[in-house]
Context: one part of a larger RNA
Molecule: large-subunit ribosomal RNA, domain IV
Organism: Danio rerio
């Protein structure tokens, strides 16, 4: 020097990406206990108190014929110790916010989460020899799961508890549906024409016509894939613009809410609060570079080894290091 532990004036997160690591706190009894709320919970909230021996009164409850024994409670009194949950075990605590509802699940070996599931909800497919998967290896079988099920049931897809919603677009692509017309592939059909042969024939090319799906077509449909504009004027200070006006796209030009946000570039916007001081955070404004409604929007009790920020306890994290214990290494006898 390392590992692992103990102790510490005085200060107490000044440390640092960040209380990370340690420290506090820990048990039982009694007392007490807030905001919010889906009335279950928050809750062990927080915060107090007391606990150990000894003498006495009173006592509930078993048991016993009593006497009494056993154990509970509850009230006074007194005793020693530095210290009575005298070891060991054995929660630190409150407040904001984001996210995801919860409980679960995951990268066996750098990631546990805000991701992945989930109940709920909501589209679609499927009438039973179901649909859909398996099987078989293109010859599309046999048989088997779904299911010894039957649409309140299976099977795909999205969302993702609960609450309040869930706006406008069918032009593009995709589904559905559509007795008409257009196009069209074998095949059917055969005017007409060639080769050959004396002919009979035989081979051959072929026009009209006729002919499915599918595309064209024409509807519907967005909890289907998606998508939801620009310029210019205008109100009795200025500003702003409820209003007009005009331009484009294939339609239709973002509604409710929310908004510098896990999303805001510019940007440490500005305000405001908290600090002596605050690129963070936390309320607001709205000029959303580039939020927005189940690729859901917004809000939310409880829950989280999640993340942010701020108290308060506490502490060698530090200011700044010191001193000891084991282990084991250097160096010297």
């Nucleotide at each position: 020097g390392u590992a692992u532990c103990c102790u510490g004036a005085a200060g107490g997160a000044a440390c640092u990406c960040g209380g990370c690591a340690a420290a506090u706190u820990g048990c039982c009894u009694c007392c007490g206990u807030a905001c919010c709320u889906u009335c279950g919970g928050a809750a062990g909230a927080a915060g107090g108190a007391g606990g150990c021996c000894c003498c006495g009164g009173c006592u509930a409850u078993g048991c016993g014929c009593a006497a009494g024994c056993a154990c509970u409670g509850u009230c006074g009194g007194g005793g020693g110790g530095c210290a009575c949950a005298g070891g060991c075990c054995a929660g630190g605590g409150g407040g904001u916010a984001g996210c995801g509802a919860c409980u679960g699940u995951u990268u066996a070996g750098c990631a546990a989460a805000a991701a992945c599931a989930c109940a709920g909800c909501a589209c679609u497919c499927u009438g039973c020899u179901a649909a859909g998967u398996c099987g078989g290896c293109u010859u599309c079988a046999a048989g088997a799961c779904g299911a010894c099920g039957u649409a309140u049931a299976g099977g795909g897809u999205g969302u993702g508890a609960c609450g309040c919603c869930u706006g406008c677009c069918c032009g593009g692509u995709g589904c559905u549906c559509g007795a008409a017309g257009g196009u069209u592939a074998a095949g059917a059909g055969g005017a007409g024409g060639a080769g050959u042969g004396c002919a009979a024939g035989c081979u051959c090319c072929g026009a009209a016509u006729u002919g499915a799906a599918g595309c064209c077509c024409g509807a519907g449909u967005a909890a289907a894939c998606g998508g939801c504009g620009g310029c210019c004027g205008u109100a009795a200070c200025a500003a702003u613009a409820a209003c007009g006006g005009u331009c484009c796209u294939a339609a239709a030009g973002g509604u409710a809410g929310c908004g510098a946000a896990a999303u805001u570039c510019c940007u440490u916007g500005u305000c405001g609060g908290g600090u002596a001081a605050g690129u963070u955070c936390c309320g607001a404004c709205c000029u959303g570079c580039a939020c927005g409604a189940a690729u859901g929007g917004c809000g939310u009790a409880a829950c989280g080894a999640c993340u942010u920020c701020c108290c308060c306890a506490c502490u060698g994290u530090c200011u700044c290091c010191a001193g000891g214990a084991u282990a084991u290494g250097c160096u010297c006898a």